Predicted 3D model of a 144-nucleotide RNA (SAM riboswitch aptamer (S box leader)) from Calidifontibacillus erzurumensis.
Rfam family: SAM riboswitch aptamer (S box leader). Gene Ontology term of the family: regulation of gene expression.
Taxonomically the source falls in Calidifontibacillus (Bacteria, Bacillota, Bacilli, Caryophanales).
The prediction has a mean pLDDT of 78.
The RNAcentral record of the sequence draws on Rfam.
RNA sequence: CUCUUAUCAAGAGAGGUGGAGGGAUGUGCCCAAUGAAGCCCGGCAACCGCCAAGUAAAGACUUGGAAUGGUGCCAAUUCACACAAAGUGUUUCCUAUUCAUUUAGCGUCUGCGAAUGGUAGGAAAAUGCUUUGAAAGAUAAGAG
Numbered sequence: 001c002u003c004u005u006a007u008c009a010a011g012a013g014a015g016g017u018g019g020a021g022g023g024a025u026g027u028g029c030c031c032a033a034u035g036a037a038g039c040c041c042g043g044c045a046a047c048c049g050c051c052a053a054g055u056a057a058a059g060a061c062u063u064g065g066a067a068u069g070g071u072g073c074c075a076a077u078u079c080a081c082a083c084a085a086a087g088u089g090u091u092u093c094c095u096a097u098u099c100a101u102u103u104a105g106c107g108u109c110u111g112c113g114a115a116u117g118g119u120a121g122g123a124a125a126a127u128g129c130u131u132u133g134a135a136a137g138a139u140a141a142g143a144g
Base pairs, nucleotide, nucleotide: 001144002143003142004141005140006139007138008137013041015040016039017038021031022030023029025082026081027080028079042074043073044072047070048069050065051064052063053062054061055060078136083133084132085131086130087129088128089127090126091125092123093122094121095120096119097118099117100116101115102114103113105112106111
């Protein structure tokens, strides 16, 4: 570095040191001299390993426990969105209308036409929201 599997809604100091940056990337939005990153101490969790019980022919699996070992983690959901699908709202346009209103058009009497609004259906683009799944990333364990 690549691949496989699992997890990512919980949890974790008002300590020391250090001095300006940090939250992977882009955009946004945040954190930071009431002191960032890093380092030390402290803490959280319990993936591996460890212990116990159970299942299985076996590889192994399940449940529970401790936290002395190997990692990890300690603002915000993996801070949000990044791709796709489904649902839904808004704007615009088209069509219909047995609906309403208006009318210095036609007709001439309660008609026709037109305009506006409502309702129903449809279309494309843009955009908002919700859900799901991917992708990307992080960590662990294993393989190359």